[in-house]
């Protein structure tokens, strides 16, 4: 240099073109003698970057940067 696969909230994932979603952790309340567990509620995202198609793009196209395998090259 070929092929292939991952990048979404602090962590881990879901999301096949129409309000960006769970689960854990965080704050706050609520229980409770009180801690834990339970139950409510809030915050926290430029969906890796840059274009492109589209009335709309996490989603589909092309490029590029991170990471992982495969394979090739060395020993």
């Nucleotide at each position: 240099c070929g092929c292939g696969g991952a990048g979404u909230a602090g962590a881990g994932a879901a999301g096949u073109g129409g309000u960006a979603u769970c689960u854990c952790g965080c704050a706050a309340g609520g229980c409770u003698c009180a801690u834990a567990a339970c139950c409510u509620u809030g915050a926290g995202g430029u969906c890796a970057u840059u274009g492109g198609u589209u009335c709309g793009a996490u989603u589909c196209c092309a490029a590029u940067c991170u990471c992982c395998g495969c394979a090739a090259c060395c020993a």